[in-house]
RNA sequence: GCGGGAUUAGUACAUCGGUAGUAUGCAUCCUUCCCAAGGAUGAGAGGGGGGUUCAAUUCCCCUAUCCCGCU
Numbered sequence: 001g002c003g004g005g006a007u008u009a010g011u012a013c014a015u016c017g018g019u020a021g022u023a024u025g026c027a028u029c030c031u032u033c034c035c036a037a038g039g040a041u042g043a044g045a046g047g048g049g050g051g052u053u054c055a056a057u058u059c060c061c062c063u064a065u066c067c068c069g070c071u
Stems, first nucleotide, its partner, number of pairs: 001070007010024004018054001026042005047063005
């Protein structure tokens, strides 16, 4: 230098154009004499920029970081 892959909540992962979910963690409440365990509720996220579309995490382009291969 060329090609491919990854980037989503604090963390680990889903989600193949139509409300972004699960687990765990966090907050509040219930249960308990207290803790732990258990239960309920809630807050919390699409690497950045642009384009296509009525609508983009999803499709396209550029870019950033990391990984793999080639040279």
Model confidence (mean pLDDT): 84 of 100. Predicted 3D model of a 71-nucleotide RNA (transfer RNA) from Microgenomates group bacterium RIFCSPLOWO2_01_FULL_47_10. Rfam family: tRNA. The family's RNA type in Rfam is transfer RNA. Rfam links the family to the GO term triplet codon-amino acid adaptor activity. The sequence is in RNAcentral, with records from ENA.